[in-house]
Overview: The RNA shown here (small-subunit ribosomal RNA) has 1474 nucleotides and comes from an uncultured bacterium.
RNA sequence: CCUGGCUCAGAAUGAACGCUGGCGGCGUGCCUAACACAUGCAAGUCGUACGAGAAAGGGGCUUCGGCCCUGAGUAGAGUGGCGCACGGGUGAGUAACGCGUGGGUAAUCUACCCUUGGAUUUGGGAUAACUUCGCGAAAGCGGAGCUAAUACCGGAUAGUCUGGCUUUAAUUAAGAAGUCGGUAAAGGAUGCCUCUGCAUAUGCAUUCGUCCGAGGAUGAGCCCGCGUCUCAUUAGCUAGUUGGUAGGGUAAUGGCCUACCAAGGCAACGAUGAGUAGCUGGUCUGAGAGGAUGAUCAGCCACACUGGAACUGGAACACGGUCCAGACUCCUACGGGAGGCAGCAGUGAGGAAUUUUGCGCAAUGGGGGCAACCCUGACGCAGCAACGCCGCGUGAGUGAAGAAGGCCUUUGGGUCGUAAAGCUCUGUCAACAGGGAAGAAGUUACAAUUGUUUAAUAGAUGGUUGUAUUGACGGUACCUGUGGAGGAAGCGCCGGCUAACUCCGUGCCAGCAGCCGCGGUAAUACGGGGGGCGCAAGCGUUAUUCGGAAUUAUUGGGCGUAAAGGGCGCGCAGGCGGUCUUGUCCGUCAGGUGUGAAAGCUCGGGGCUCAACCCCGGAAGUGCACUUGAAACAGCAAGACUUGAAUACGGGAGAGGAAAGCGGAAUUCCUGGUGUAGAGGUGAAAUUCGUAGAUAUCAGGAGGAACACCGAUGGCGAAGGCAGCUUUCUGGACCGAUAUUGACGCUGAGGCGCGAAGGCGUGGGUAGCAAACGGGAUUAGAUACCCCGGUAGUCCACGCAGUAAACGUUGUACACUCGGUGUAGCGGGUAUUAAAACCUGCUGUGCCCAAGCUAACGCAUUAAGUGUACCGCCUGGGAAGUACGGUCGCAAGACUAAAACUCAAAGGAAUUGACGGGGGCCCGCACAAGCGGUGGAGCAUGUGGUUUAAUUCGACGCAACGCGAAGAACCUUACCUGGGUUUGACAUCCUGUGAAUAUCCCGUAAUUGGGAUAGUGCCUUCGGGAGCACAGAGACAGGUGCUGCAUGGCUGUCGUCAGCUCGUGUCGUGAGAUGUUGGGUUAAGUCCCGCAACGAGCGCAACCCUCGUCACUAGUUACUAACGGUUCGGCCGAGGACUCUAGUGAGACUGCCUUCGUAAGGAGGAGGAAGGUGAGGACGACGUCAAGUCAUCAUGGCCCUUACGGCCAGGGCGACACACGUGCUACAAUGGGAUGUACAAUGAGACGCAAUACCGCGAGGUGGAGCAAAUCUAUAAAGCAUCUCUCAGUUCGGAUUGUAGUCUGCAACUCGACUACAUGAAGCUGGAAUCACUAGUAAUCGUAGAUCAGCCAUGCUACGGUGAAUACGUUCCCGGGUCUUGUACUCACCGCCCGUCACACCAUGGGAGUUGAUUUCACCCGAAGCGGGGAAGCUAAACUGGCUACCCUCCACGGUGGAAUCAGCGACUGGAGU
Repeated sequence: CCUGGCUCAGAAUGAACGCUGGCGGCGUGCCUAACACAUGCAAGUCGUACGAGAAAGGGGCUUCGGCCCUGAGUAGAGUGGCGCACGGGUGAGUAACGCGUGGGUAAUCUACCCUUGGAUUUGGGAUAACUUCGCGAAAGCGGAGCUAAUACCGGAUAGUCUGGCUUUAAUUAAGAAGUCGGUAAAGGAUGCCUCUGCAUAUGCAUUCGUCCGAGGAUGAGCCCGCGUCUCAUUAGCUAGUUGGUAGGGUAAUGGCCUACCAAGGCAACGAUGAGUAGCUGGUCUGAGAGGAUGAUCAGCCACACUGGAACUGGAACACGGUCCAGACUCCUACGGGAGGCAGCAGUGAGGAAUUUUGCGCAAUGGGGGCAACCCUGACGCAGCAACGCCGCGUGAGUGAAGAAGGCCUUUGGGUCGUAAAGCUCUGUCAACAGGGAAGAAGUUACAAUUGUUUAAUAGAUGGUUGUAUUGACGGUACCUGUGGAGGAAGCGCCGGCUAACUCCGUGCCAGCAGCCGCGGUAAUACGGGGGGCGCAAGCGUUAUUCGGAAUUAUUGGGCGUAAAGGGCGCGCAGGCGGUCUUGUCCGUCAGGUGUGAAAGCUCGGGGCUCAACCCCGGAAGUGCACUUGAAACAGCAAGACUUGAAUACGGGAGAGGAAAGCGGAAUUCCUGGUGUAGAGGUGAAAUUCGUAGAUAUCAGGAGGAACACCGAUGGCGAAGGCAGCUUUCUGGACCGAUAUUGACGCUGAGGCGCGAAGGCGUGGGUAGCAAACGGGAUUAGAUACCCCGGUAGUCCACGCAGUAAACGUUGUACACUCGGUGUAGCGGGUAUUAAAACCUGCUGUGCCCAAGCUAACGCAUUAAGUGUACCGCCUGGGAAGUACGGUCGCAAGACUAAAACUCAAAGGAAUUGACGGGGGCCCGCACAAGCGGUGGAGCAUGUGGUUUAAUUCGACGCAACGCGAAGAACCUUACCUGGGUUUGACAUCCUGUGAAUAUCCCGUAAUUGGGAUAGUGCCUUCGGGAGCACAGAGACAGGUGCUGCAUGGCUGUCGUCAGCUCGUGUCGUGAGAUGUUGGGUUAAGUCCCGCAACGAGCGCAACCCUCGUCACUAGUUACUAACGGUUCGGCCGAGGACUCUAGUGAGACUGCCUUCGUAAGGAGGAGGAAGGUGAGGACGACGUCAAGUCAUCAUGGCCCUUACGGCCAGGGCGACACACGUGCUACAAUGGGAUGUACAAUGAGACGCAAUACCGCGAGGUGGAGCAAAUCUAUAAAGCAUCUCUCAGUUCGGAUUGUAGUCUGCAACUCGACUACAUGAAGCUGGAAUCACUAGUAAUCGUAGAUCAGCCAUGCUACGGUGAAUACGUUCCCGGGUCUUGUACUCACCGCCCGUCACACCAUGGGAGUUGAUUUCACCCGAAGCGGGGAAGCUAAACUGGCUACCCUCCACGGUGGAAUCAGCGACUGGAGU
């Protein structure tokens, strides 16, 4: 960078929970148990269909028994009509013509309603209610008797109705005409009655009904096309099944049902089965396409305790009807009965969770009725709930002393913050008071007027106008007034995503967390405070959906390496398909028509003060159907063509395949000969073979397997794969030239075939090789690598198996797109005698590269480019290619193929580093070559450990350990014990007193404390001030207490290694690269050359210092050549030459010569004091190690404050079974001792160095010349010369100890150094291992200095004296540099990481079985009921009548047996995960 998952920011909800809560409007409110329901209400109405008909109360009468009137033709009940199939609820079932959409019905029905035509005639017998009798606990039932109708029945009449037949025309069954049959009815109310006085109807009129038709409207039934979830680990299903004929049945088609006949029907375009689910308009989301969803509203469907059934009816198989069965609940007199809130309220239960047992029919709508009216938990309203949406408010203006207070602070201040207070206002909402709507239309009554009827201005009936009457909400909305800022703000968040920061507390605890992740003492991440941000009467959380997610990709993804090309071919279905012509119009395109309900969305307008909300109109609804056109393209039909494809002919190439035969080399074995002690094997060995003759060698023979050379970057094949030679059979490709067919093609789910090695079966074969196995080695072990053996197997035949990194990790086919260069096969051309060569075409096979593509790597005419067609496959990692199921297999196993759970990653390509027991080059005392050590001894010193009251602290591989410490007896000192102190030993400020200060005495272990004496100073504006001391109060001091992982500074280390970077440019999507790599060269990224780089910086080098040579200048304290003097000492005069001193210069640059090289440079030489960096020092790039130091110092934070501060005395830091580091001295003769004697340099010195001299054996003492130093102060030692010792624990070695001293110092006990005498330990050259050093170096010898009273210094830092050896070389060890390579590492190999085992937890497979659910098959039983049969029983009318017991078919529940599927549990067991 890419791939890829996880997560978040948005919108939404019938929500719930937490905290909080002022008001109003409009909506919404059991998503769970289609669980069970107390109580009330939810469907009645009609007296204008009918008969009958109370009571209370009131009045009157009474003989007190009662009677009459009224109540009242009322209530209630019955017959009858209509309604109860609407309205309301719920979503259990249903994957279906259930729903949606569009059609059909010529295959149908439709009560009430509308329009229209006609009719409404004549008879009859019953029966409720009622009366009476009886049964029953009740529910209820039965017998007898009376009665009415718009209840029921017969007759008449009717045609445009209906059935049959005929004719006609026609064709799905319509229509027209004819003929023969069939079928109707019900009345009610009101008024009038002309003839006038009254009454009536047989009459008239009106009205409401009734009947037969026709039409309409509405509603419904049925049928069809299309659409409508998941699973193939559900692949076959089906006997009324599919069709026909006939019949039955229905309003109607139809196996809807029955009989017979035929054997069909459905299914990979997914039948059957399983699971889930009411469907739609819509709703949410989305840019859209889509995805999710189906609360409220609306349409359809289904259901009404569960299952079954029919009746009535226009319509039901009926939520508030019936019958039966079952479960449950209730009543009961135990005999029997009653019930169905998924209507409105309400209750219990369930649940995270969902309201009042309210008011009203005023409005809208519905039922009945002529109407009034009645009914209406539909509906209209109110109540509860922030559940949602919308609106309003909680005040406005002014106000800086920036108040108090809080918080923070660098202590200056900042912030809350104009915020508050204060001042001036306003009056929404709420409260109270007053006023006060619209929603009301109508109906009815009255009045007026008018139409119709009529003889009529009666009456009846309709219209118009007026008046009166009707409001649950509700005294509500709204308006006005009153007082007064008064009554009204919370919730979440503040590490990033993501707007918003600080303090305190806590200290991997407590806790947070959507993901990443916070928390282990400075937490913007936990908890609290302050502040801020966001939203706001709400805010968060949880749950769910879409989005972001192009993360299932139609729009819009991929498959070389990230997940993903099937192992390969043939090929059915399917998909796609060359050129031309004509036709058609199914697809396609355009126009029109119908439909796409309303609501919703959207646009415009309007109404509530706005908005939400509501109303009106439009558009849209991408769809479906019909219709009219177009004809390019696709399809279809017909015809033609040749370029795709194929065939014929002629050639050559080939490890293509199958079978048979043949050949030689080699291995092994056998036989024989020669021959003798080994052979073989390995890193080295051993097992093994061999004196019974191996190995070696010669000859002969046997047998199996494989085919050297040719041979290749080569050829053939679809892939797997194919290799000696010959023959036979056979497949494919290629080239050439003509001809033929005429799209015959491409791909290809299933299917079929082929398919390495290994494996399996049967039978052969077996030389070599060789799993398993045995032995020998190796090793900690070695079930391996190595060795010796060796069986399956490898080989053949016939079967099975069907997998591989079966890979080009790249499906097949076709077309197009720059070149270069090989190679194999065939052909053409030029030229040639020919070969070779050159040019060129096709086919195959390689390499390099352009455009393009790609995340990059890379691919690139053999594509991973550009396109087309078809197939296969992928969708985070793990679990897992596993489990279960299925198919295949003899088995092994193969194919198909999940989930629970778990993680926030897994992965690809490339980059920078780091690393490698990777590679190349190079360097370093890195090795090697040398020299001397350490490790052994004694001692010194440091550290660990141990001990202790304390043994103060730090430093820990190199890079801690003679380090901090260049000086622990006290001090130091930080530690311990004890004593004592509290504004303090030290700083600043305030008040008071006193000069300061000095001396002495007492007491104490000391500090501290007590007392005495001396002393009165300086400046002054006379107030006081400066300094010092004492006392007091508080701010503060103080801390070597913690954190070096909060820090500064300083330091170590890689490393004096040659590196580390930058600017601009260029390349790359990017990280980055280039430069800085390469070829040379150098000590060096030093320099040169080349180069998409060109330059630059920090490093290297140089500049600086010292040493080495010379010159100049200068000449004391240094020097002395010449001269003079001399005490013989540069001592003096003198000198300025030399040495030296210390300043300035010179000198060295590969400059010169030779040679090699393009150059840089190298090698050699000359000269030179010095030669290639002359030697040494100082100087240390970017960075690494959270390296070291809070105890040098400084410093943030934390901690202590009568102590963790400060003072004092004593002790400790010095302990000592032990271990390690660094050193000193030794072990001796290159030495020890003694005597004599020579030569340095650096540095130091006044609180000092100290000479000569004297004393002491000595340390030292006395004394003090000289010297603030080139002047004075120190014996340099090794060396040299001579003598001695003679190899020994010694005349080596000096530890240890004793005694006596010296010096320093208040003080040497713990705990100093030195001296003398005495003592005389270990040690005789040091195991494994290990260190330094390359020249004036190592080694060795002494000298000085810092610190310091003294010194535990053998340490450290300097100085000089004497003064070596060795380096072939870079294989190896260590470290480093550079280039390259691999990488799963990047706190970087001290990395990362795998598996078993142990412990814990979680999910899951198997499991003897066991339990349950669902489905299904067979059989049994068979309620109610429809259907069929059906009496000798019942029956008033109608009589060829009706009904019933009973019988039969079907059949719910139930029973028995079997099967299948799913689920639970299960001892034990398997793997997986954390």